Annotation:
TPP riboswitch aptamer (THI element) from Chloroflexi bacterium UBA6265, 94 nucleotides, folded computationally.
[in-house]
RNA sequence: AUACAGCGUCAGGGGUGCCCACACAUGGGCUGAGACUACACCCUUGGAACCUGAACCGGGUAAUGCCGGCGGAGGGAGACGUGAGAACCCACGC
Numbered sequence: 001a002u003a004c005a006g007c008g009u010c011a012g013g014g015g016u017g018c019c020c021a022c023a024c025a026u027g028g029g030c031u032g033a034g035a036c037u038a039c040a041c042c043c044u045u046g047g048a049a050c051c052u053g054a055a056c057c058g059g060g061u062a063a064u065g066c067c068g069g070c071g072g073a074g075g076g077a078g079a080c081g082u083g084a085g086a087a088c089c090c091a092c093g094c
C1' cells in the first nucleotide's frame, strides 16, 4: 500500500403463477425461499434473483411460467466500513 471469503451499515433490484369451492370476502390443494403482502422472501456485477426470447421446444400434470431444454444466450440492481497493526508484494534502513 492493498485483494478475497466472512461480517456490519446504509442503499438498491425482483417475483407473486396454476387448480377447486364460493356472490364477494375468504378457504382448501400444487410447485417453490417466496404465489398479493409481509419491518416476509430472494438477489445486488465473482450478478441463474428476475426480465427478454416466449402465445418457444420436449416431457409430464387435475392444471400451471411443474420438470428439462433454450442457456453461462441477451439484459439485469452497490457503495462504505470491518476483516487489517493482516498475509503476499513494493520501498527504505541495517
Stems, first nucleotide, its partner, number of pairs: 006082005011044004017030005050075003056069004
Rfam family: TPP riboswitch aptamer (THI element). From the family's description: Vitamin B(1) in its active form thiamin pyrophosphate (TPP) is an essential coenzyme that is synthesised by coupling of pyrimidine and thiazole moieties in bacteria. The organism belongs to Chloroflexota, within Bacteria. It was read from a public genome assembly, where an Rfam model found it. The coordinates come from a structure-prediction model, not an experiment, and the mean pLDDT is 78.